RNA sequence: GGGCGGCUAGCUCAGCUGGUUAGAGCGCGUCACUGAUAAUGACGAGGUCGGAGGUUCAAAUCCCCCGCCGCCCA
Numbered sequence: 001g002g003g004c005g006g007c008u009a010g011c012u013c014a015g016c017u018g019g020u021u022a023g024a025g026c027g028c029g030u031c032a033c034u035g036a037u038a039a040u041g042a043c044g045a046g047g048u049c050g051g052a053g054g055u056u057c058a059a060a061u062c063c064c065c066c067g068c069c070g071c072c073c074a
Base pairs, nucleotide, nucleotide: 001073002072003071004070005069006068007067010026011025012024013023019057028044029043030042031041032040050066051065053063054062
């Protein structure tokens, strides 16, 4: 230098066939339960979907550029 994959909640990841509210598990907070803790149950907080621009009535999803990480080729 070229090719491919990944980047979404604190962590691990779905969603990427454009559309209804952005989700799950774990973690965190409150409450219930208990003598107390754990476990369990209920409720809740937490995200400008890596950054910028474009297409579209509408973008996490499509297009372009950039950044970071990994693999391969030279």
Predicted 3D model of a 74-nucleotide RNA (transfer RNA) from a bacterium. It matches the Rfam family "tRNA". By type it is a transfer RNA. It was read from a public genome assembly. The coordinates come from a structure-prediction model, not an experiment, and the mean pLDDT is 81.